[in-house]
């Protein structure tokens, strides 16, 4: 010297890269709630189911009507700032913890472990949501970026095809063998 293999630094992809945080705006919704009238007559609430505990109710309960009053969380665009490029999402396990006590069962937060996704759209099914928004999951067809292979071309690159993040590029460092 080349080539392989661990480390370590520092970068890239971008129809809006990924998450936070704050401020505004629209939905939400003229909906829950609250109050007054009618009607109406015995039950109503606390996730669900079972048992228990407590509010309230014939001085009128739920349901219905019609007038009045009238939110907010969740989500979602913009702006700025803040960390970043497995950024972050997401499924399935366990464990803790919470929905008035107990058990069950569903839901939430939080941590593990594991396993999927290269990135944003998108179009259909399915879920979650007030929603024709937006997010999640499967599946299809485009588009990008990386690396490989083969062709073309001085070169930059284009074109087919194929894999994807523990991957790529760049700088370092350490190591056996040959």
């Nucleotide at each position: 010297g080349g080539a392989u293999g661990g480390g370590g630094u520092a970068g890239a992809g971008g129809u809006u890269g990924c998450a936070g945080a704050a401020a505004a705006u629209a939905u939400c919704a003229g909906u829950a709630u609250u109050g007054u009238u009618u009607u109406a007559g015995a039950g109503a609430c606390u996730u669900u189911g079972a048992g228990g505990a407590g509010u309230c109710a014939u001085u009128g309960a739920a349901g219905a009507a019609a007038c009045a009053u009238g939110a907010a969380a969740g989500g979602a665009u913009u702006u700025u700032c803040u960390g970043c490029c497995g950024a972050a999402g997401u499924g399935u396990u366990u464990a803790u913890u919470u929905u008035c006590c107990u058990c069950a069962a569903a839901g939430g937060a939080u941590a593990a472990a594991u396993g999927c996704u290269g990135g944003g759209g998108u179009u259909g099914c399915a879920u979650u949501g007030a929603a024709a928004a937006a997010g999640u999951g499967c599946a299809g067809a485009a588009c990008u970026g990386u690396c490989g292979u083969c062709a073309a071309g001085u070169a930059a690159u284009u074109g087919a095809c194929g894999u994807u993040g523990a991957g790529c590029u760049a700088c370092u460092u350490c190591a056996g063998a040959u």